[in-house]
Context: one part of a larger RNA
RNA sequence: CGUAGGAUACUUGAGAGGAUCUGACCUCUAGUACGAGAGGACCGGGUUGGAGACACCUCUAGUGUACCAGUUGUCACGCCAGUGGCAUCGCUGGGUAGCUAUGUGUCGAUCGGAUAACCGCUGAAAGCAUCUAAGCGGGAAACCGACCUCAAGACAAGGUAUCCCGAGGGUAAACCCUCCUGAAGACCCGUUGAAGACUACAACGUUGAUAGGCCGGAUGUGUAAGGCAGCAAUGCUCUUAGCUAACCGGUACUAAUCGGUCGUGAGG
Numbered sequence: 001c002g003u004a005g006g007a008u009a010c011u012u013g014a015g016a017g018g019a020u021c022u023g024a025c026c027u028c029u030a031g032u033a034c035g036a037g038a039g040g041a042c043c044g045g046g047u048u049g050g051a052g053a054c055a056c057c058u059c060u061a062g063u064g065u066a067c068c069a070g071u072u073g074u075c076a077c078g079c080c081a082g083u084g085g086c087a088u089c090g091c092u093g094g095g096u097a098g099c100u101a102u103g104u105g106u107c108g109a110u111c112g113g114a115u116a117a118c119c120g121c122u123g124a125a126a127g128c129a130u131c132u133a134a135g136c137g138g139g140a141a142a143c144c145g146a147c148c149u150c151a152a153g154a155c156a157a158g159g160u161a162u163c164c165c166g167a168g169g170g171u172a173a174a175c176c177c178u179c180c181u182g183a184a185g186a187c188c189c190g191u192u193g194a195a196g197a198c199u200a201c202a203a204c205g206u207u208g209a210u211a212g213g214c215c216g217g218a219u220g221u222g223u224a225a226g227g228c229a230g231c232a233a234u235g236c237u238c239u240u241a242g243c244u245a246a247c248c249g250g251u252a253c254u255a256a257u258c259g260g261u262c263g264u265g266a267g268g
C1' cells in the first nucleotide's frame, strides 16, 4: 500500500514444511504346522533396547566472578578485636534461580484411499482355454490423506462475533464548501518480562501488585558478632545461630504523573 468504511477478537485452510528409522528377547500362540528324526516356524500377541526429534528441570549431574563458610601473603581502617582492598573469583569446600545433559517426559501408533510387481473372479475374440479385450476384486516402509507446525498478499486477498461514526448547502451517490465533531481503537510515554541484537511479542500503568523497596517464607551455608574460661591452640554460652542472589507469597512505601498524537463523521 492492497484486501471498496474504520476497528478488536476468534477462526476456515488453498498451499508449504516436518515426521516416517531400527534391533533383541518371551516359560504367549506352540514344542503347534512342517519333518523319519534332529530340529522347528509363518501369521498374531507381549516385553525391552539403539539412534533420532521435541519439550522440561521433579530427580541425578554440571555451571552458578550478585550467596555462605574456611584459609595464605600483604596493605589499609591509630592499635586489639572486627572488617575491607589486592593477589586467576587469591586459593579451597559447598551452593539458590536461570541455563544445561549425562537427567526426566513424550513421539514415530493406528486407520483409510488409489496403486506396483504379483495373486485372482467372471469372460470372449478363438463353441475349448485364458486375470483382460468390456467388467470386478486383493495387494508394499514407496504415492495421497490421517499425525505435528506455519498459513487469507490464498490479488478468488475468505468466514464469524462484537464495537464505533453529523448537521447544512452545492441537482449530490461519488466529489466539493461551511460549521461542529475527533468515535471505536491504536500509538507515543512510563514500570517491566522465563520475550528479546534492534524491532517485535507479552504483562501492567493508581479503578494498579508491573518493577524496586519492605515484611514473611523457602533455599543455601553451617552455629555470627559480643561475652566467659584458658599462657595458648582452643573450648563453652546466648545458638541448629548469623548471613542469605536471580525463588514463593504478601504489602502501594518509591516509580509507572499529568498528558499528547494518529484515526473521523454511515462507506463507489
Stems, first nucleotide, its partner, number of pairs: 001153001005164007015150004021050006028044001034039001052107005060101004067094005072087006111145003118138004165267001166179005180265001185262004189205005210255003213251005220243002226237004
Record summary:
Predicted 3D model of a 268-nucleotide part of an RNA (large-subunit ribosomal RNA, domain VI) from a Cystobacterineae bacterium. It was read from a public genome assembly. Its Rfam family is "Bacterial large subunit ribosomal RNA". Gene Ontology terms of the family: ribosome and structural constituent of ribosome. Its mean pLDDT, the model's own confidence on a scale to 100, is 89.